Description: Small-subunit ribosomal RNA, central domain from an uncultured bacterium, 350 nucleotides, folded computationally. The RNAcentral record of the full RNA draws on ENA and Greengenes. Its mean pLDDT, the model's own confidence on a scale to 100, is 86.
[in-house]
Context: one part of a larger RNA
RNA sequence: CUGGGCGUAAAGGGCUCGUAGGCGGGGAGGUACGUUUGGAAGUAAAUCUCACGGCUCAACUGUGGGCUCAUUCCAAAUACGGCUUUUCUUGAGGGCAGCAGGGGAGAAUGGAAUUCCCAGUGUAGCGGUGAAAUGCGUAGAUAUUGGGAAGAAUACCGGUGGCGAAGGCGAUUCUCUGGGCUGUGACUGACGCUGAGGAGCGAAAGCGUGGGUAGCGAACGGGAUUAGAUACCCCGGUAGUCCACGCUGUAAACGAUGGAUGCUAGACGUGUGGGGUAUCGACCCCCUGCGUGUCGCAGCUAACGCAUUAAGCAUCCCGCCUGAGGAGUACGGCCGCAAGGUUAAAACUC
Repeated sequence: CUGGGCGUAAAGGGCUCGUAGGCGGGGAGGUACGUUUGGAAGUAAAUCUCACGGCUCAACUGUGGGCUCAUUCCAAAUACGGCUUUUCUUGAGGGCAGCAGGGGAGAAUGGAAUUCCCAGUGUAGCGGUGAAAUGCGUAGAUAUUGGGAAGAAUACCGGUGGCGAAGGCGAUUCUCUGGGCUGUGACUGACGCUGAGGAGCGAAAGCGUGGGUAGCGAACGGGAUUAGAUACCCCGGUAGUCCACGCUGUAAACGAUGGAUGCUAGACGUGUGGGGUAUCGACCCCCUGCGUGUCGCAGCUAACGCAUUAAGCAUCCCGCCUGAGGAGUACGGCCGCAAGGUUAAAACUC
């Protein structure tokens, strides 16, 4: 050292790719490195332990005996692991035939609404609230009709529906492009799983440069409310929200549940494939795959609950936790234009 854990008590990395490493399917042969067995050597004394003694006992102590380990050598065994040769197809990949999709990037084009501008009609209010006021309006508003401009978002369809690794993705069309699923079984033949470091992606807000700005709207101004009102409500309104390029790298980045594989009752929905049955045909019904939900048995759980999409039963790999506060802070390192991020203590207190 070998411990116990991580949905909600402390604890799953935001997500993916992948280096080292760890782990790894079936058959046959070889080897004998690990492993196992036997033998030999070895193991300073003290200690330990056993037997018998010595101090009146004991502690203490004397004499003698004893196993084992590390390590080395020899011989043997070959189940398992390793190495090596050969082989297989179930894992993995891939060919062919199909399928669904807001997956991603770019370009183009719509309609509704909003605001603004111009013109017509028209006249005294409009707007807003719990009630008001600030505000807008006789320099003609609100309302209504016609015309024009701009930016942003895409009603209905729309659904515990779809796609994506996550963040996320919703008008239409075109171009480029990633992934998935089903069927088949011609091909390769373990090529696999995980993944410390590393690299890439990563909402919103924020930052840099340049554009854009309709609506909304931190800050800010005003009106109310109130004891006060640095708020909630109202009238305005700048950054921002939008676009391009670059940076930031964080979130209750949540299923608060890491990834992979296998196994373990069912029932009912739903999306999308394949097959069967039936039919004129579309349905219906049955089987089967992948996804997405609800309920539920065994089992698990402190309980709540989870329950073939596990939090059940197992294996492999990674990350993380170890009383509360101090503190996700200080210092240092690294990163960043900055804001800050990341790594990450201690004194002290209870």